Predicted 3D model of a 1550-nucleotide RNA (small-subunit ribosomal RNA) from Desmospora activa DSM 45169.
Rfam family: Bacterial small subunit ribosomal RNA. Gene Ontology terms of the family: ribosome and structural constituent of ribosome.
The prediction has a mean pLDDT of 83.

RNA sequence: AUGGAGAGUUUGAUCCUGGCUCAGGACGAACGCUGGCGGCGUGCCUAAUACAUGCAAGUCGAGCGGACCGAUAGAGAGCUUGCUCUCUUGAAGUCAGCGGCGAACGGGUGAGUAACACGUGGGCAACCUGCCCGCAAGACUGGGAUAACUCCGGGAAACCGGGGCUAAUACCGGAUACGAUCUUCCCUCGCAUGAGAGAAGAUGGAAAGGCGGCAUCACGCUGUCACUUGCGGAUGGGCCCGCGGCGCAUUAGCUAGUUGGUGAGGUAGUGGCUCACCAAGGCGACGAUGCGUAGCCGACCUGAGAGGGUGACCGGCCACACUGGGACUGAGACACGGCCCAGACUCCUACGGGAGGCAGCAGUAGGGAAUUUUCGUCAAUGGGCGCAAGCCUGAACGAGCAACGCCGCGUGAGUGAGGACGGCUUUCGGGUUGUAAAGCUCUGUUCUUCGGGAAGAACGACAGAAGGGUGAAUAAUCCUUUUGUGUGACGGUACCGGAGAAGAAAGCCCCGGCUAACUACGUGCCAGCAGCCGCGGUAAUACGUAGGGGGCAAGCGUUGUCCGGAAUUAUUGGGCGUAAAGCGCGCGCAGGCGGCCUGUUAAGUCGGAUGUGAAAGACCACGGCUCAACCGUGGGGGUGCAUCCGAAACUGGCGGGCUUGAGUGCAGGAGAGGGGAGUGGAAUUCCCGGUGUAGCGGUGGAAUGCGUAGAGAUCGGGAGGAACACCAGUGGCGAAGGCGGCUCUCUGGCCUGUAACUGACGCUGAGGCGCGAAAGCGUGGGGAGCAAACAGGAUUAGAUACCCUGGUAGUCCACGCCGUAAACGAUGAGUGCUAGGUGUUGGGGGUUUCACGCCCUCUGUGCCGAAGGUAACCCAAUAAGCACUCCGCCUGGGGAGUACGGCCGCAAGGCUGAAACUCAAAGGAAUUGACGGGGGCCCGCACAAGCGGUGGAGCAUGUGGUUUAAUUCGAAGCAACGCGAAGAACCUUACCAGGGCUUGACAUCCCGCUGACCCCUUCAGAGAUGAAGGUUCCCUUCGGGGCAGCGGAGACAGGUGGUGCAUGGUUGUCGUCAGCUCGUGUCGUGAGAUGUUGGGUUCAGUCCCGCAACGAGCGCAACCCUUAUCGUUAGUUGCCAGCACCUCGGGUGGGCACUCUAGCGAGACAGCCGGUGAAAGCCGGAGGAAGGUGGGGAUGAGGUCAAAUCAUCAUGCCCCUUAUGUCCUGGGCAACACACGUGCUACAAUGGCUGGUACAACGGGUCGCGAAGCCGCGAGGUGGAGCCAAUCCCAAAAAACCAGUCUCAGUUCGGAUCGCAGGCUGCAACUCGCCUGCGUGAAGCUGGAAUCGCUAGUAAUCGCGGAUCAGCAUGCCGCGGUGAAUACGUUCCCGGGCCUUGUACACACCGCCCGUCACACCACGAGAGUUUGCAACACCCGAAGUCGGUGAGGGAACCCUUUUGGGACCCAGCCGCCGAAGGUGGGGCAGAUGAUUGGGGUGAAGUCGUAACAAGGUAUCCCUACCGGAAGGUGGGGAUGGAUCACCUCCUUU
Repeated sequence: AUGGAGAGUUUGAUCCUGGCUCAGGACGAACGCUGGCGGCGUGCCUAAUACAUGCAAGUCGAGCGGACCGAUAGAGAGCUUGCUCUCUUGAAGUCAGCGGCGAACGGGUGAGUAACACGUGGGCAACCUGCCCGCAAGACUGGGAUAACUCCGGGAAACCGGGGCUAAUACCGGAUACGAUCUUCCCUCGCAUGAGAGAAGAUGGAAAGGCGGCAUCACGCUGUCACUUGCGGAUGGGCCCGCGGCGCAUUAGCUAGUUGGUGAGGUAGUGGCUCACCAAGGCGACGAUGCGUAGCCGACCUGAGAGGGUGACCGGCCACACUGGGACUGAGACACGGCCCAGACUCCUACGGGAGGCAGCAGUAGGGAAUUUUCGUCAAUGGGCGCAAGCCUGAACGAGCAACGCCGCGUGAGUGAGGACGGCUUUCGGGUUGUAAAGCUCUGUUCUUCGGGAAGAACGACAGAAGGGUGAAUAAUCCUUUUGUGUGACGGUACCGGAGAAGAAAGCCCCGGCUAACUACGUGCCAGCAGCCGCGGUAAUACGUAGGGGGCAAGCGUUGUCCGGAAUUAUUGGGCGUAAAGCGCGCGCAGGCGGCCUGUUAAGUCGGAUGUGAAAGACCACGGCUCAACCGUGGGGGUGCAUCCGAAACUGGCGGGCUUGAGUGCAGGAGAGGGGAGUGGAAUUCCCGGUGUAGCGGUGGAAUGCGUAGAGAUCGGGAGGAACACCAGUGGCGAAGGCGGCUCUCUGGCCUGUAACUGACGCUGAGGCGCGAAAGCGUGGGGAGCAAACAGGAUUAGAUACCCUGGUAGUCCACGCCGUAAACGAUGAGUGCUAGGUGUUGGGGGUUUCACGCCCUCUGUGCCGAAGGUAACCCAAUAAGCACUCCGCCUGGGGAGUACGGCCGCAAGGCUGAAACUCAAAGGAAUUGACGGGGGCCCGCACAAGCGGUGGAGCAUGUGGUUUAAUUCGAAGCAACGCGAAGAACCUUACCAGGGCUUGACAUCCCGCUGACCCCUUCAGAGAUGAAGGUUCCCUUCGGGGCAGCGGAGACAGGUGGUGCAUGGUUGUCGUCAGCUCGUGUCGUGAGAUGUUGGGUUCAGUCCCGCAACGAGCGCAACCCUUAUCGUUAGUUGCCAGCACCUCGGGUGGGCACUCUAGCGAGACAGCCGGUGAAAGCCGGAGGAAGGUGGGGAUGAGGUCAAAUCAUCAUGCCCCUUAUGUCCUGGGCAACACACGUGCUACAAUGGCUGGUACAACGGGUCGCGAAGCCGCGAGGUGGAGCCAAUCCCAAAAAACCAGUCUCAGUUCGGAUCGCAGGCUGCAACUCGCCUGCGUGAAGCUGGAAUCGCUAGUAAUCGCGGAUCAGCAUGCCGCGGUGAAUACGUUCCCGGGCCUUGUACACACCGCCCGUCACACCACGAGAGUUUGCAACACCCGAAGUCGGUGAGGGAACCCUUUUGGGACCCAGCCGCCGAAGGUGGGGCAGAUGAUUGGGGUGAAGUCGUAACAAGGUAUCCCUACCGGAAGGUGGGGAUGGAUCACCUCCUUU
């Protein structure tokens, strides 16, 4: 010393910048839902709006006259011992009036006020102060009125007038007067204006009162209250000053009593406060003036603090009292419950006049989201009056209402498992609500009721007694102590006790993340939620409901406001190269800051002391209410201000000195620095002339244009304007803009050397002033080239562009404006410090063999780089490092550098510069990808080189479309379309029409019946089905059981119904491409990087080398199958070399050599040789059947496409349940103007046809293949041998070859279509099968744009087999026969791999994105005007009132006078100055509104284009000018914040 937490949201991810939002606390609150008690507080924030009614300021009879009432007493009369009446006395009490004090306090409110109003500290030698306190002195003597009252009169009233009487503590004269004022003199003190003491002279007061006591004839004495004068105190006020606390500069100038002086007036008092005169000042960038807003403070809220916000309650000050003005009275007011006037409003009225002021307490209306009772008492505290009793007191104390706030308490406690019922959920097992409930045992705070409770809140007052003071006094009175008496609104309240009863007392919000808390159902981008991010489009922890859970609790949420978090205005404590932010550059006034030594001062600074910093609050301690809130007592602190004393290091002031900062001199030096004048050559263009002829020019290609009237080309001559090749260089100079031929002239700055001179003369610089590219403007020149606008030609869908041909302003000069640029190093100026290396410009020095050089140093200008800095990129002595000084600027994006206002400009426009509204971001740097009409390297039938096709025809088949009752469904670029479908006449079949069934065609369970089921027959029917009939079980312990059928009830079945975007599984594709990753380490704040990049090599991330990497995994390759060669084993159904037989056929014997079959092996590995290479490897050769993965296949990394499939199957959820299920008949899937894909057949002679001859392989076959033979032209029929297959059959292979014919024609090509006649399968060929024969004989003569396949046993061509299948093949899957051409090569198209680069893309270029137009909504600007308010100004009028003048009218006190009267003085009235309100006028400021108009913002999928992001397809951007529907285009100058290539220079490495 007690004190500081963060999170969400920009991205694919990251770091940073930056805004938005949340968690906290608070409130005079309000609203929603809910609500048991008590204590203590608080309660019109809005209309300073208007107010009915009642109350809120009176009191004193001990100041005065009087009035009323009238105890007591006395007298008299009437008279019944008693009563009634009259008169007198008059205790006590009450009252209007005169008089005194109070009413200026207390209470309310915050309208006004930006001011000495407030706070704080001072000053008054410039002031006042009733009541109170102390001291001193005094209170003498006279006088005249007037209310009340009475009489008269006026008025509706309010009230007023006149006559008469009277008193005082009311009023007046005189005396006294130490004091006050004036004049003169003197002394002391003070910084001073001046203050104090003394002396002399001149002017002015009182209640002789009240009450009490003694003494009384009286004089008098005395107490107390009141009174007078003076001095002093206290209290309260007044005035002045320093400092402090607000927004706008889009308010920059304000001021005539203004600033000062002299004099006067006025005031309690200073003062232009007022007036006369004189002077011309005063205030302001340190913010005057104006406008807007606002009572100020102690304090309150928040915050770690510094700060920020607020000014309710409580306390201090101020201001106000219906609005405005004014004075009177008074100690005090310009007076909330007083007066006068004016105005607005309300009320009364007899219409003539009057009355009123809740911002006091209650209360009412109104306004509003919103704020209480027309309560009790003066018991206490306090106030006014009074001697006092006492009276008054809506101040105050209390109660009432309100969860408005804070604090406290309760709604029960213990026990209780069958873990009850119920609810919710479930994987159906359970889980959860939950010891929760019930039950049992208790308690009684609160509650109800009864009783106690005058306990505390009471002190004081009065009376008595004692002591003391004054006093002559044992009267009287005052003070102290003590005794007694009475007084409570709250309130029968607090509190205490008895009894009763768990009985009467819990809600609100939330549960996606932030943020504690999760499931089910409903809903289906709807309804809704939302503080931010965001949820909701059929499985929502985010909407609604329920169950459960979390939080707080008599409250809980929401809204509003403030602070915090926000270091997001940064003093503490931020920034400005690229995120917002350095003025385009300089000069320089003010201001800020300033070298070394020394003296002095003491303003800043530091220390000590004193005063103040009110109380309350806050903090600490203790204490009182049972605790707490609340309250009491004490303490500490109070950053501030003022005064005094001290210190002297630092800053400042003043003085003296110094030379290193700065400047000067002297000696050298470089330079496109600036101004002016002159001058030169090359080139372009034009003109003239010569030569010469048909083109020139221009482009991607062209055209416009020029040219036979002679262009272009070439030569010569001339004119004119503009710009200065080479040198030339990250070279030079300048502050920046900028500056380039040469010469002369004028002139600025810089560098080096020296150290003679000055002696801090310095740095920065708000305003200000100057300079300032290009474009543009004005006037006058000039005009060769170039060239906005414009014109024409092209391009294009269009082309207001890019390209071309022309071409005017302009570009040039002079003078004058403009003042802006990516005016950039996107980096303000100055000074100092902090490793090096290497170039270069201009100097100086050293060394030297005076050559090449080398070393040192200064000033510029570059590069690399250490430390350090940075979000990173990068910067790094030319800092963006470390520090200091000064200036400028920034505070989310858009709106917008816009609007309005002001200043400048001829204009264009510039400078200054907002708001409404809107968004949850906008940004910077870097990372990984993807992409590029970026680059490099490399692959692939990718192109090229070839061969053959498709696209044209006819047909087949699939699809789209259309049609239909239905034409079932799916597949959709590659990667759907002869695909699912390896085969729709019925079936299939899912579709349509019609006819049926409803526990179902199919599964399991239960009950009943039957004995079967199956099968057969008949009838009805299209059939399903229905009806009838026939035939017909097993086991047994005899109870029954099994099995099957039928019937019944319900659980359920069933669904090719939906969702492939809920899924599994399977599949396609990139792609058989060479990639995809991990561990550890290292680098980076991080995303990530490295490894995997690089140099080679390979089909390959294949291998080698290198390397902050070292290893590893999935892929590649290999291992597997097949094929090519050989060996071996085996030899039937295969084979036949040799031998034999034969019907000549491997048929038979025989054999296993060969072919073949199928097991096992061998073989190939860059192994050998040569070349090359570091190696890996590559090239060539030999051998070999095969040579560099031999050919083919299987094998498909991590991922991508929400790719495909719910109709193969499986499956969540949803849907249907006499139907979306199921059965049947018929139809449809086969339609047909069309379009597309895939195929078949062709168009013919390398062919067709006819005849003949030859050679395969893979396969299949018993519900089958089916031979020979016979019949048929043929399909086929018949037949049935053989074969469960190396045996038999399908089975003929075809192209080929040989021979013949056809002869270029829509044909002897081609076969579609149609007709007739047949065959086969099948229950059945009409819709709708295949085949055969005869006849018919269509299109088509090689196919536009475009497009496909293929690199060798391949393409092409030829046939054969199989699956499916009753039948149906041009499709599919296989098989063999014949068998090519071409590849120079990687520029281009497509796809892919690696590296690199740019990016505004990340849904990743099928991306992103700009502007006009159209529509809707919103806010704003302009606008002929209209209208309202505010503050001034000028003039008019001018109330009340103060002041001044006058005052012939009126007047008791004093003086004179016998009186009338006169004087003094006062007043009415009148006049004047000022003067509120009102009127008139022209301006100013602010607001509202306005036809129309302008841009802006937002909005779902609108229209037109494509400007930007990649080299964005013309690099982009900035300033400027012109043009254009629009983005925009073009010209001039500028920037790089441009990709790519080449060159140059520099640096680094080797």